This is a predicted structure of a 350-nucleotide part of an RNA (small-subunit ribosomal RNA, central domain) from an uncultured prokaryote.
[in-house]
Context: one part of a larger RNA
RNA sequence: CUGGGCUUAAAGGGUGCGUAGGCGGCCUUACAAGUCAGGUGUGAAAUCCCACGGCUCAACCGUGGAACUGCGCUUGAAACUGCAAGGCUUGAGGGAGAUAGAGGUGAGCGGAACUGAUGGUGGAGCGGUGAAAUGCGUUGAUAUUAUCAGGAACACCUGCGGCGAAGGCGGCUCACUGGAUCUCUUCUGACGCUCAGGCACGAAAGCUAGGGGAGCGAACGGGAUUAGAUACCCCGGUAGUCCUAGCCGUAAACGAUGAGCACUAGAUCGAGGGGACUUCCACAUCCUCUUGGUCGUAGCGAAAGUGUUAAGUGCUCCGCCUGGGGAGUAUGGUCGCAAGGCUGAAACUC
Numbered sequence: 001c002u003g004g005g006c007u008u009a010a011a012g013g014g015u016g017c018g019u020a021g022g023c024g025g026c027c028u029u030a031c032a033a034g035u036c037a038g039g040u041g042u043g044a045a046a047u048c049c050c051a052c053g054g055c056u057c058a059a060c061c062g063u064g065g066a067a068c069u070g071c072g073c074u075u076g077a078a079a080c081u082g083c084a085a086g087g088c089u090u091g092a093g094g095g096a097g098a099u100a101g102a103g104g105u106g107a108g109c110g111g112a113a114c115u116g117a118u119g120g121u122g123g124a125g126c127g128g129u130g131a132a133a134u135g136c137g138u139u140g141a142u143a144u145u146a147u148c149a150g151g152a153a154c155a156c157c158u159g160c161g162g163c164g165a166a167g168g169c170g171g172c173u174c175a176c177u178g179g180a181u182c183u184c185u186u187c188u189g190a191c192g193c194u195c196a197g198g199c200a201c202g203a204a205a206g207c208u209a210g211g212g213g214a215g216c217g218a219a220c221g222g223g224a225u226u227a228g229a230u231a232c233c234c235c236g237g238u239a240g241u242c243c244u245a246g247c248c249g250u251a252a253a254c255g256a257u258g259a260g261c262a263c264u265a266g267a268u269c270g271a272g273g274g275g276a277c278u279u280c281c282a283c284a285u286c287c288u289c290u291u292g293g294u295c296g297u298a299g300c301g302a303a304a305g306u307g308u309u310a311a312g313u314g315c316u317c318c319g320c321c322u323g324g325g326g327a328g329u330a331u332g333g334u335c336g337c338a339a340g341g342c343u344g345a346a347a348c349u350c
Stems, first nucleotide, its partner, number of pairs: 004321003007304002012318001014201004021194003025088005031082001033081002035077008049065006091191001092188003095184005103177007110154001114150008125136002162169002206247006215241002220236004258317006266295011299306002323350003332343004
């Protein structure tokens, strides 16, 4: 390289946008680069193959043929690819009118709970556990009540429900703002798909600076348990968790399943639209588009399973895999304040 693969055996990049590149709808015409056919030149000899012959045979050798699958020139063909020109509307996009939504950013507001402070009532315990103890409490705790303050999170609604590219998003209101769906078939006329590099986003933890700090709580202290207990349980508690600005760039970043397009039985439940039927409205029924699930046919699969949201049947493009350990280590490069990230071996060993 050919070939085989990537849900769970090794293997889908965390996600998007997008450059180069690769691939690309229908019709007509021209060209003839690719493509195909004929002719011609060349393709040294030896080797390989075929036939005949020479050494007693063979190896070996000689003669002739074929071959040298290639390249150049030339004459043609025009289906396909390409290129050029013209056209089309179904792919894609725009427009108009509707719709749903925890999509994003900023600001403001709200109630419950919690903790603290102050005052009142009250008077001996509270708290905690398997049982206890540490702890708190006559300097008046726990409980209860009133007022004030603070920070964080938003019960019920809440749903195999919705939105988002992914990460993710949940009290209410306002402002700004992204995307999606449906209907009309009005416009543009292939404007498309994918995407190495690149750029952007990216949970939690962590880092820098400045705030904030109720609850929770790594580390740490104490009490228990235990043979021990650097734990599980209990009492405390610092970073952190929160906000602003910047960095980090990783996760079982999972559907462990890349993106796009087309085709291939159905049944049923949910969400968002549109239409038909009904004299009208509503309900019901039916049809249709989008979307989230469950079951299941054929098929596929090692099986589990999957099955129009494919892991089926095909096409295009990208990423990745090639026995286990050594090892995501060493080294070099590069990014980062650091932690570390990305790229990434070999010896040796089974």